[in-house]
């Protein structure tokens, strides 16, 4: 790069640099000079891997060390297929897209 499986309605921001953009894309609709992206410090969440305790038929953990992630809105919201509704609207599901573990 490509592929597999799991998982995406919970949850968690402050300071300091820079200085115009940013939400992945295409519409929407939204953050943003009361300072976005981005980096950097420290700090939180969470519990996918490994490890260590516990537990142990099954179900269910502790966050103590390590490796990731991750702290605006459900993945922000639509787009395809569908289900219910007179409609606004509310449901499945796919497809992308994110993380993690794995295979090539």
């Nucleotide at each position: 790069a490509u592929u597999u499986c799991a998982u995406g309605a919970a949850g968690a921001g402050u300071g300091g640099u820079u200085g115009a953009g940013g939400g992945a894309u295409g519409a929407g609709c939204c953050c943003u000079g009361c300072g976005a992206c981005g980096c950097c410090a420290c700090g939180a969440c969470a519990a996918c891997c490994g490890g260590a305790c516990g537990a142990g038929g099954u179900c269910u953990g502790u966050a103590c060390c390590g490796g990731u992630g991750u702290c605006a809105a459900c993945u922000c919201u639509c787009u395809c297929c569908u289900g219910g509704g007179g409609a606004a609207c509310c449901g499945g599901g796919g497809a992308a897209c994110a993380u993690g573990a794995g295979a090539u």
Model confidence (mean pLDDT): 82 of 100. This is a predicted structure of a 104-nucleotide RNA (SAM riboswitch aptamer (S box leader)) from Terriglobus roseus. Of the family's consensus pairs, 94% are formed in the model. Lineage of the source: Bacteria > Acidobacteriota > Terriglobia > Acidobacteriaceae > Terriglobus. The RNAcentral record of the sequence draws on Rfam and Ribocentre.